[in-house]
RNA sequence: GAGCAGGCUGGAUGGUCGCGGCGGCGCAAGCCGCUGAGGAAAGUCCGGGCACCACAGGGCACGACGGCGGGUAACUCCCGUCCGCCGCGAGGCGAGAACCAGCGCCACAGUGACGAACCGCGGAAACGCGGGUGAAACGGGCAAGCUUCGUCGGGUGUAAGACCGCGCAGGGGGCAAUGGUGCUGCCCGCACCGCUCCCGGGUAGGUCGCUAGAGGCGGGAGGUAACUCCCGUUCGAGAAAGAUGACCGUCCACGACAGAACCCGUGCUUACAGGCCUGCUC
RNA sequence: GCCGGAGUAGCUCAGCUGGUAGAGCAGCUGAUUUGUAAUCAGCUGGUCGGGGGUUCGAUUCCCUUCUCCGGCU
Numbered sequence: 001g002a003g004c005a006g007g008c009u010g011g012a013u014g015g016u017c018g019c020g021g022c023g024g025c026g027c028a029a030g031c032c033g034c035u036g037a038g039g040a041a042a043g044u045c046c047g048g049g050c051a052c053c054a055c056a057g058g059g060c061a062c063g064a065c066g067g068c069g070g071g072u073a074a075c076u077c078c079c080g081u082c083c084g085c086c087g088c089g090a091g092g093c094g095a096g097a098a099c100c101a102g103c104g105c106c107a108c109a110g111u112g113a114c115g116a117a118c119c120g121c122g123g124a125a126a127c128g129c130g131g132g133u134g135a136a137a138c139g140g141g142c143a144a145g146c147u148u149c150g151u152c153g154g155g156u157g158u159a160a161g162a163c164c165g166c167g168c169a170g171g172g173g174g175c176a177a178u179g180g181u182g183c184u185g186c187c188c189g190c191a192c193c194g195c196u197c198c199c200g201g202g203u204a205g206g207u208c209g210c211u212a213g214a215g216g217c218g219g220g221a222g223g224u225a226a227c228u229c230c231c232g233u234u235c236g237a238g239a240a241a242g243a244u245g246a247c248c249g250u251c252c253a254c255g256a257c258a259g260a261a262c263c264c265g266u267g268c269u270u271a272c273a274g275g276c277c278u279g280c281u282c
Numbered sequence: 283g284c285c286g287g288a289g290u291a292g293c294u295c296a297g298c299u300g301g302u303a304g305a306g307c308a309g310c311u312g313a314u315u316u317g318u319a320a321u322c323a324g325c326u327g328g329u330c331g332g333g334g335g336u337u338c339g340a341u342u343c344c345c346u347u348c349u350c351c352g353g354c355u
Base pairs, nucleotide, nucleotide: 001282002281003280004279005278006277007276008275009274011251012250013249014248015247016246017245019036020035021034022033023032024031025030038257042269043268045267046265047264048263049262050157051156052155053154057188058187059186060185062153063152064151065150066149067081068080069079070078071077082096083094084093085092086091097148098147102146103145104142105141106140118131119130120129121128122127161208162207163206164205170199171198172197173196174195175194179193180192181191182190215234216233217232218231219230220229221228222227252255283354284353285352286351287350288349289348292307293306294305295304301338309325310324311323312322313321331347332346333345334344335343
C1' cells in the first nucleotide's frame, strides 16, 4: 500500500416553547415532578410465545427442509467438522440424501446422448484396444424435472380474544335432513341445528389484553465453539386520528439510514454520513 | 395489520415441461405520389427490474431484493 474476518458507536451539553404516559396538588382552569424509539423500530422472510376455533384428533393431499455431530423454546438460524468449488493468501460460497425402483430431459456438434453405432488396428469369430465431436460416449449427467426415502408442519392472527355499558323492529327471497354449519382442499371423526342473500332499524362508548422479558451488564463454573447453569446488580414508551418536535447558545470529528402499535429470538435479509477497536493475509 | 399478482424493444404484449429472444404500433432509409397520408420493401432498437445459486447452458428452475398494482379487515 492492497485486502480478509469480527466487534463497537450513531453528536454532546444548557435554555425556552410544544406533545404522549404516570404520580402529586387543586372545585376547576391549570401547576409541579419523573419519564418517552432503533441497530436496524424496516422487509414481514423464518421460528416461537399468547389467544380463539374439539380437549387440536386420524388418513390422504399440499408445503418446507436434507453430509455428519451439537446448540436452542423453536427454526430454513447458530456452532464445530468432512467434502466440493473459488481465491497466491487471510478467507468466501454450497437446498451437499437417493438416477442398482420407475418415468422424463440431455440444444448445437457428433456415426451414436442410451441401448445403438462410424473409422483404424488386432482376431477365424465372439470380442478387445485406440480415435475424433462434445459439458458428458458399454459407461454417463440432471432430482432448485416428476418421483422415492427421512424429518417437520392443524387453521386463523391482539382489528386474536375476555368483560362491562348503551341501543334496536322487523320484513322479504333462496337452500336444506342420504342436509347445513362449526376458519385451508378431500375423506373420517367430534360438536351444534339451521345456513345464506336483499331491504330496513340500532350502536360508533369504557376496562382488560398492553408491555419485566427465553431482558441488559458484571463475576464464577462447564464446553473447542454455539450455548448452558449459578450469584450479584440493573432496566419501567404503551397510544387509539395515534406523542417523542421546533428554536436559540457553546463545543466537536459538523451528524447517515430511518422511526415503536401484541410480544420475543446473540434469527435472516435490506438501508446507512462519519468515526473507533481487535485479530489476520499478501 | 394480513394476503395476492406483475416487471421482456420508445409503447402494448407474446415467448416457460431450460438450448441463438419475437410480433404489432412507433423510429430511420428507399420505392410509389406534383406533394403528404396510406401502401410496399428493408433496417435500427433488448443489462429479459437488480444480485446470487443450481446446471455444460437460465427470460424460463430456486433464493433474496427493488418498484408498481390489486384485494381483505
This is a predicted complex of two RNAs, RNase P RNA and transfer RNA, with 355 nucleotides together. The coordinates come from a structure-prediction model, not an experiment, and the mean pLDDT is 78.